[in-house]
Parts: sequence; C1' cells; structure tokens
RNA sequence: CUAAAUUAAGGGCAAAGUCACUGAAAAGUGAUGACGCAAAGCUAUAGGGGCUUCUGUUAUUGUGACAAAGCCAGCCAGCUACCAUC
Repeated sequence: CUAAAUUAAGGGCAAAGUCACUGAAAAGUGAUGACGCAAAGCUAUAGGGGCUUCUGUUAUUGUGACAAAGCCAGCCAGCUACCAUC
C1' cells in the first nucleotide's frame, strides 16, 4: 500500500407516517419522527433497472395505449473515503 474480518470510542445518515411549501404527477425541500444503513457519501444526456405523463402521438370520447425531455443513488452498478485493534 492492497484485500478480507473483528471490536471500541466519538460521531454520521434518516424509511414509513404527520405538518408546511414547490410540482401536472412521480418526486423534492424544511420541521417532526426512526424502519433501517459501514459508504443510506458522490454519479441519472453519456451501464442496466424502476416511477410519473403537464405535454406529444394514437385509438377514440367512458377513457385507454405508447413515448422522457421530468424523477429515483434507501434497486443493481461505477467512483471516492475517516478512526482504533488483530
């Protein structure tokens, strides 16, 4: 230095729900709240996957189907990384 494992201390993040705001929606931000997380840190035009449909196309007038340019990193993946012990 690299890989794997174990443990301590100090800490970190924050699911669902609720309230407020933004948004057509998905979802996001703040507060509250902890289900969990050792990368729950970063990356979404440029690996895969998932969600939504203002709008567009289409069938048609009950509405349905299809399409991200909108989203999700707490789905996989990629990149980077702190302390102590063996």

Source information
This is a predicted structure of an 86-nucleotide RNA (c-di-GMP-I riboswitch aptamer) from Neobacillus rhizosphaerae. Model confidence (mean pLDDT): 79 of 100. The sequence was found by an Rfam model in a public genome assembly. NCBI's taxonomy places the organism under Bacteria, Bacillota, Bacilli, Bacillaceae, Neobacillus.